[in-house]
Formats: sequence, C1' cells, structure tokens
RNA sequence: GGGGCUAUAGUUCAGUGGUAGAACGACGGUCUCCAAAACCGUUAACCAGGGUUCGAAUCCUUGUAGCCCCG
Repeated sequence: GGGGCUAUAGUUCAGUGGUAGAACGACGGUCUCCAAAACCGUUAACCAGGGUUCGAAUCCUUGUAGCCCCG
C1' cells in the first nucleotide's frame, strides 16, 4: 500500500427495511432468625459523519477503532 471481517445495555450475544430483545450483572422487593438459592420488578445500548427510503441497527458511502490475509 491492497483486500476481508467485526463495532447493538456494565459484559456475552440475537435482531434479512416497519415497537431494539435475551442471558449474565447491578439495584429494589417477596421469602428467611440471618445469608444464599428461588420468584417478581426496575435499570441501561444501535462506533461517528453523509446519502437512499414514507420509514435504516439493517442498504450505499466516507471516516475511526480492533482482528485477519496479501505485498
């Protein structure tokens, strides 16, 4: 220098253009003499800019960061 992949909640991951989800975690409650476990509830996110579209996490484009391949 060229090419590919990845970027969504505190963490690990789903989400094929139409309401952003799960598990774990954290917090609160029930239960218990206390604690753990169990159960109920709450919490919080689309890497950044631009474009396409009635509508974008999703498609296009530029950039940033990480990983891999080629030279």
Background: The RNA shown here (transfer RNA) has 71 nucleotides and comes from a Candidatus Colwellbacteria bacterium. Its mean pLDDT, the model's own confidence on a scale to 100, is 84. It was read from a public genome assembly. Its Rfam family is "tRNA". Rfam classes the family as a transfer RNA.